[in-house]
Molecule: transfer RNA
Organism: Candidatus Woesearchaeota archaeon
RNA sequence: GCCCCUGUGGCUUAGUCCGGUUAGAGCAGUCGGCUGUUAACCGACGGAUCAAGAGUUCGAAUCUCUUCGGGGGCG
Repeated sequence: GCCCCUGUGGCUUAGUCCGGUUAGAGCAGUCGGCUGUUAACCGACGGAUCAAGAGUUCGAAUCUCUUCGGGGGCG
């Protein structure tokens, strides 16, 4: 230099192929219940507008372009 994969709550991730109600879940956190207490268990709550920007569209996490971060391959 060229090519491929990848980026979604604090962490791990579903959804992307084939655009469409409120972006869902587990763990963690906070509060409450239970318990003599803790743990376990049960319930509730908060937290991401999807790496950044632009474009297409009635509508974009999803399609297109550029850039950035991470991983891999070739030279």